[in-house]
RNA sequence: GAACUAAUAGCUUAAUGGCAGAGCAUACAAUUGAUAAUUGUAAAAUCAUAGUUCGAUUCUAUGUUGGUUCA
Numbered sequence: 001g002a003a004c005u006a007a008u009a010g011c012u013u014a015a016u017g018g019c020a021g022a023g024c025a026u027a028c029a030a031u032u033g034a035u036a037a038u039u040g041u042a043a044a045a046u047c048a049u050a051g052u053u054c055g056a057u058u059c060u061a062u063g064u065u066g067g068u069u070c071a
Stems, first nucleotide, its partner, number of pairs: 001070007010024004018054001026042005047063005
């Protein structure tokens, strides 16, 4: 210098153009003499900027960061 690939909640991840879900963790409540466990409820995310589209996590362009390969 070039090619490919990944980026979604605090962590691990799902969603092949049509309501952004789950597990663990966190907060609150129930339960208990108390704690743990258990049950219920709640909060919490699409790497950034543009474009295409009625509609974008998804498709396109550029950039950032990580990984692999080539030179």
This is a predicted structure of a 71-nucleotide RNA (transfer RNA) from Surirella sp. Rfam family: tRNA. Rfam classes the family as a transfer RNA. Rfam's curators write: Transfer RNA (tRNA) molecules are approximately 80 nucleotides in length. The RNAcentral record of the sequence draws on ENA. The coordinates come from a structure-prediction model, not an experiment, and the mean pLDDT is 85.